[in-house]
The RNA shown here (transfer RNA) has 77 nucleotides and comes from a Planctomycetota bacterium. The source organism's lineage runs through Bacteria, Pseudomonadati and Planctomycetota. The coordinates come from a structure-prediction model, not an experiment, and the mean pLDDT is 80.
RNA sequence: GCGCGCGUAGCUCAGCCGGUUAGAGCGUCCGCCUGAUAAGCGGGAGGUCGGUGGUUCGAGUCCACCCGUGCGCACCA
Numbered sequence: 001g002c003g004c005g006c007g008u009a010g011c012u013c014a015g016c017c018g019g020u021u022a023g024a025g026c027g028u029c030c031g032c033c034u035g036a037u038a039a040g041c042g043g044g045a046g047g048u049c050g051g052u053g054g055u056u057c058g059a060g061u062c063c064a065c066c067c068g069u070g071c072g073c074a075c076c077a
Base pairs, nucleotide, nucleotide: 001073002072003071004070005069006068007067010026011025012024013023019057028044029043030042031041032040050066051065052064053063054062
């Protein structure tokens, strides 16, 4: 440099063919339980869905470019 894939909560990920309010597990915080802790139970907070544009009545989802990252290929005095 070329090709393919990935980027959604602090972490690991789901989100099917574009359509009400963006979710789960773990973690975290509060409460219950306990003599106390762990476990268990109940509840809460936490996201401009990598960025910018575009298509559309409507975009996490489609398109373009950019950024980051993984793999493969090529190049390498």